[in-house]
RNA sequence: GGGCCGGUAGCUCAGCUGGGAGAGCAACUGCCUUGCACGCAGAAGGUCGUGGGUUCGACUCCCACCCGGUCCA
Numbered sequence: 001g002g003g004c005c006g007g008u009a010g011c012u013c014a015g016c017u018g019g020g021a022g023a024g025c026a027a028c029u030g031c032c033u034u035g036c037a038c039g040c041a042g043a044a045g046g047u048c049g050u051g052g053g054u055u056c057g058a059c060u061c062c063c064a065c066c067c068g069g070u071c072c073a
Stems, first nucleotide, its partner, number of pairs: 001072007010025004019056001028042004049065005
């Protein structure tokens, strides 16, 4: 330098036939307990890597760039 894969909540990831942004764990609050843990319930938490483009509408499609992994040179 080139090819491929990935970047979404604090962490691990799902969601890509274009229309609701989600799960588990963690943390928080409440219940339970003498108290803690376990268990149960609830709420919160996101510029979907960045910037453009297409579209009525983009995590999803197109382009460029950044970061990580891997292969080739």